Description: This is a predicted structure of a 154-nucleotide RNA (glmS glucosamine-6-phosphate activated ribozyme aptamer). Model confidence (mean pLDDT): 75 of 100. Its Rfam family is "glmS glucosamine-6-phosphate activated ribozyme aptamer". Rfam classes the family as a riboswitch. Rfam links the family to the GO terms regulation of gene expression and catalytic activity. It was read from a public genome assembly, where an Rfam model found it.

[in-house]
RNA sequence: UAUAAAAAUAAAGCGCCGGGACCGUUUGCGGCAUAGCGGUUGACGAGGAUGGGGUUUAUCGAAAUAUUCGGCGGAUGCCCCACGGUGAAGAAUCGUCAGAAAACAAUUAAAAAACGGGGGUGACCUCGCAACAAAGUUGUUUUCGCUAUAAAGU
Numbered sequence: 001u002a003u004a005a006a007a008a009u010a011a012a013g014c015g016c017c018g019g020g021a022c023c024g025u026u027u028g029c030g031g032c033a034u035a036g037c038g039g040u041u042g043a044c045g046a047g048g049a050u051g052g053g054g055u056u057u058a059u060c061g062a063a064a065u066a067u068u069c070g071g072c073g074g075a076u077g078c079c080c081c082a083c084g085g086u087g088a089a090g091a092a093u094c095g096u097c098a099g100a101a102a103a104c105a106a107u108u109a110a111a112a113a114a115c116g117g118g119g120g121u122g123a124c125c126u127c128g129c130a131a132c133a134a135a136g137u138u139g140u141u142u143u144c145g146c147u148a149u150a151a152a153g154u
Stems, first nucleotide, its partner, number of pairs: 014073004019069001020041007044061003050082006083095004089147002099144009115128005
C1' cells in the first nucleotide's frame, strides 16, 4: 500500500462525488486563451418512526437574491397489507396522546450577512457574538361525525 473478515461509533437538508463552478500551478506566449496536474466548493435549521412490502422530485420555512446547480445512495413521507384504536360489527378515518375541522394560547430556530479572532499563496475552512420564521406539536374551547332518532339491554 492492497485485499478479506470481525467489532464499535456516527444520520436523515443526512452521507458521498470523476459533471459543473472557483483557486493554484505547468506549457506556449507580448498579453490573453486552451489542455494537463493538484486543490476548494457541493442544503441553513425546524419537524417527522406500530410492523412488513413497494415507490421516488417525501413536510415547513430562512437566505445581502441564492451552485442550497447537477449526479448517486439513503431517509420517519406516500400507497398496499397486517396488527391496533374509535361502546360489539362493517364503512370511513387514524397510529399507541390512535375520528375530522375551526378558534385562542404556548412552544429557546440555525446558518447567511455585519463585526472580531485563527489557518491557507489562493479558492476557501474554522471559532466567537445578538436577533428574526413557517409548518408541525401540546393545552383549552366549540362544531361536525354513515348503516342508526335503529336493534338489544337497563